[in-house]
Record summary:
Predicted 3D model of an 88-nucleotide RNA (transfer RNA) from Panacagrimonas perspica. It matches the Rfam family "tRNA". It is annotated as a transfer RNA. It was read from a public genome assembly. Model confidence (mean pLDDT): 80 of 100. Lineage of the source: Bacteria > Pseudomonadati > Gammaproteobacteria > Nevskiaceae > Panacagrimonas.
RNA sequence: GCCUGAGUGGCGGAAUCGGUAGACGCAGGGGACUCAAAAUCCCCCGAGGCAACCCCUCGUGAAGGUUCGAGUCCUUUCUCAGGCACCA
Repeated sequence: GCCUGAGUGGCGGAAUCGGUAGACGCAGGGGACUCAAAAUCCCCCGAGGCAACCCCUCGUGAAGGUUCGAGUCCUUUCUCAGGCACCA
């Protein structure tokens, strides 16, 4: 240099066909139970806005594009892994 694959919350990891993200688990927070703890059970758990639930906006490495709609498709680009070539 060329080819292929990957990049998603604090972490692992789904969504494989374009249908409006993060299922499920771990970690964390709150509560129940207990004399107390462990275990177990229940609820919450991306970010921002709001006094606050609801709700609204944003979020799949980055920047654009296509589309009513993009994690998924197209272009450029960054990083990582593997393969190939080069190594006078």